[in-house]
Context: one part of a larger RNA
RNA sequence: GGACGAACGCUGGCGGCGUGCCUAACACAUGCAAGUCGAACGGAGGUGUACCGGUGAAGUUUUCGGACGGAACUGGUGCAUUCUUAGUGGCGGACGGGUGAGUAACGCGUGGAUAACCUGCCUAUCAGACCGGGAUAACUCCGGGAAACCGGGGCUAAUACCGGAUACGAACUUAGGUGCGCAUGCACCGGAGUUGAAAAGGGAUUACCGCUGAUAGAUGGGUCCGCGUCCCAUUAGCUAGUUGGUGGGGUAAAGGCCUACCAAGGCGACGAUGGGUAGCCGGCCUGAGAGGGUGAACGGCCACACUGGGACUGAGACACGGCCCAGACUCCUACGGGAGGCAGCAGUGGGGAAUAUUGCACAAUGGGCGAAAGCCUGAUGCAGCGACGCCGCGUGAGCGAUGAAGGCCUUCGGGUCGUAAAGCUCUGUCCUAAGGGAAGAAUUUUGACGGUACCUUAGGAGGAAGCCCCGGCUAACUACGUGCCAGCAGCCGCGGUAGUACGUAGGGGGCGAGCGUUGUCC
Numbered sequence: 001g002g003a004c005g006a007a008c009g010c011u012g013g014c015g016g017c018g019u020g021c022c023u024a025a026c027a028c029a030u031g032c033a034a035g036u037c038g039a040a041c042g043g044a045g046g047u048g049u050a051c052c053g054g055u056g057a058a059g060u061u062u063u064c065g066g067a068c069g070g071a072a073c074u075g076g077u078g079c080a081u082u083c084u085u086a087g088u089g090g091c092g093g094a095c096g097g098g099u100g101a102g103u104a105a106c107g108c109g110u111g112g113a114u115a116a117c118c119u120g121c122c123u124a125u126c127a128g129a130c131c132g133g134g135a136u137a138a139c140u141c142c143g144g145g146a147a148a149c150c151g152g153g154g155c156u157a158a159u160a161c162c163g164g165a166u167a168c169g170a171a172c173u174u175a176g177g178u179g180c181g182c183a184u185g186c187a188c189c190g191g192a193g194u195u196g197a198a199a200a201g202g203g204a205u206u207a208c209c210g211c212u213g214a215u216a217g218a219u220g221g222g223u224c225c226g227c228g229u230c231c232c233a234u235u236a237g238c239u240a241g242u243u244g245g246u247g248g249g250g251u252a253a254a255g256g257c258c259u260a261c262c263a264a265g266g267c268g269a270c271g272a273u274g275g276g277u278a279g280c281c282g283g284c285c286u287g288a289g290a291g292g293g294u295g296a297a298c299g300g301c302c303a304c305a306c307u308g309g310g311a312c313u314g315a316g317a318c319a320c321g322g323c324c325c326a327g328a329c330u331c332c333u334a335c336g337g338g339a340g341g342c343a344g345c346a347g348u349g350g351g352g353a354a355u356a357u358u359g360c361a362c363a364a365u366g367g368g369c370g371a372a373a374g375c376c377u378g379a380u381g382c383a384g385c386g387a388c389g390c391c392g393c394g395u396g397a398g399c400g401a402u403g404a405a406g407g408c409c410u411u412c413g414g415g416u417c418g419u420a421a422a423g424c425u426c427u428g429u430c431c432u433a434a435g436g437g438a439a440g441a442a443u444u445u446u447g448a449c450g451g452u453a454c455c456u457u458a459g460g461a462g463g464a465a466g467c468c469c470c471g472g473c474u475a476a477c478u479a480c481g482u483g484c485c486a487g488c489a490g491c492c493g494c495g496g497u498a499g500u501a502c503g504u505a506g507g508g509g510g511c512g513a514g515c516g517u518u519g520u521c522c
Base pairs, nucleotide, nucleotide: 001522002521003520004519006518007517008516009515010514013393014392015391016390017389018388019386020385021351026349027348028347030346031345032344035091036090037089040088041087043085044084045083046081047080048079049078050077051076052075053074054073055072059068060067061066098304099303100302107229108228109227110226111225112224113223114222117221118220122217123216124215125214126213127212128211130164131163132162133161139154140153141152142151143150144149170195171194172193173192174191176189177188178187179186180185201209202208230276231275232274237267238266239265242264243263244262245261246260247259248258249257279301280300281299282298283294284293285292286291306327307326308325309324310323329340330339331338332337357383359382360381361380365379366377367376368375369374396426397425398424399423406417407416408415409414430463431459432458433457434456435455436454440449466511467510468509469508470507471492472491473490477506478505479504480503481502487494488493
């Protein structure tokens, strides 16, 4: 000098764009953050309508008993339905969002391998969708429980579940042939045997949406390998599934991944093992570069979700807002037993030098579901708060000498603040008030931001300057006070009676909505 997710002191007008718990991966009140599909299904409810029944107002009539009349309400049944949805079922809750605890590791970066693998939704192509069956929730009845919820009997549906048939193609087993390679082998042709599908579903019955098997693609992943990746040798030896083989198991898949047996290996001063520290990278900061430092925000990968362990479902998880067990903690309880997990967005307490609103909207972009309309979306788009940072603008412009008053200094002549002020003439950025008023929207509709940006008119210099420094380094000097005191200080050093170094004032220098200080890095 530059930089910062900064903090502190003094000061503070506006706007744009960014950015904001670096500490306790401490504990969390409250609300919201993942649902959706009635065009998969049976119910239940609502509504409309038709019929049957009950109660029955006004009005008419009367011999005063009533009769006619039918508004309205209501029960049952049937039909319809643009409506609602607890349950079954499907898809999605593995994305998106957060955090950096752990991890020195194939975790990450980079380059390869997979003759060792998977891939829902999507695209293309081929083939198919036949015949049957038994349940179960909801519902209803009974029972238990304070609750959470649970048990039993009965009824019922499906794109839920099960059996059979079929098999273009596929998988597996096994003869044969051709070509190739990198040991195991791979690709193609081909005979035989075995195995395994589905929803004749939905739909105004026609469009369309779905279903099953298979191949290929695309996308996303799994696994393996070479190289690189902090400090300590005041850590020198480490290792028993350990290193290799064979058989078996397991996985989507190679492999001590697991297991039985056999062999006795494997790693290490080219730093094993142990300890400490740490998420890694693109980048960012600095620097002429080499290098050094760093890993906030944005992007990629990884890991984690109260702590530890485990599996289930699924194309995908060992699953932040799923399940089970154990533990710590908090809450409810009728003491028998239950409920919970903000490192999602806000917000609270606590810790700290320190870090924001319990805001608006799905209008845009994107995501989930749906045929669609649409619903959901604290992702996102916006707004709010903070000079936290960068950038831009303003706090006025011109004229104005008698060099006014006043302050300070003075050699008492004067000098200086100083065209500075006053005064005169203007301007209108910002501001205030009124009026108009967007683009962003995708040819109709649809705008949170927002009556915002912007435009027009009017008003009036009015509402807007501070901070640090002035001994040398280093730009800027005098006076008074103080008297090794009080104090200053980055280094050298100032202060003990004329201090340009302390304090104040005048003046000056620097930067300016900031200026200084502290911390950290180059």